[in-house]
C1' cells in the first nucleotide's frame, strides 16, 4: 500500500437505539481484632476524538488518531 479486528473506572470485562453506564480485582474510609490479615459495609473512579442519523448513540453511519492480525 490493501483489507479485517479493538478502543468503556488504574487493571481485566459486561451493558435490544431507552432506568442514575454495571460486576470483580486493585484505591479510600469504616465495623470487628491486643496488632495484623481475614470477613461484612460504605465511598469516589471510565465511553479514544470530530461529525452525521435518531426523540433517544456506549451501540448505528462517516473521517481521523492509537495498538493488534492478514496479504503485497
Nucleotide at each position: 500500500g490493501u483489507c479485517c479486528c479493538u478502543a468503556u473506572a488504574g487493571c481485566u470485562c459486561a451493558a435490544c437505539g431507552g432506568a442514575u453506564a454495571g460486576a470483580g480485582c486493585a484505591a479510600g474510609g469504616g465495623u470487628u481484632u491486643c496488632c495484623u490479615a481475614a470477613a461484612c459495609c460504605c465511598u469516589a473512579g471510565a465511553u479514544c476524538u470530530c461529525a452525521g442519523u435518531u426523540c433517544g448513540a456506549u451501540u448505528c453511519u462517516g473521517a481521523g488518531u492509537a495498538g493488534g492480525g492478514a496479504c503485497a
Model confidence (mean pLDDT): 81 of 100. The RNA shown here (transfer RNA) has 72 nucleotides and comes from a Candidatus Microgenomatia bacterium. Its Rfam family is "tRNA". The family's RNA type in Rfam is transfer RNA. Gene Ontology term of the family: triplet codon-amino acid adaptor activity. The organism belongs to Candidatus Microgenomatia (nom. nud.), within Bacteria.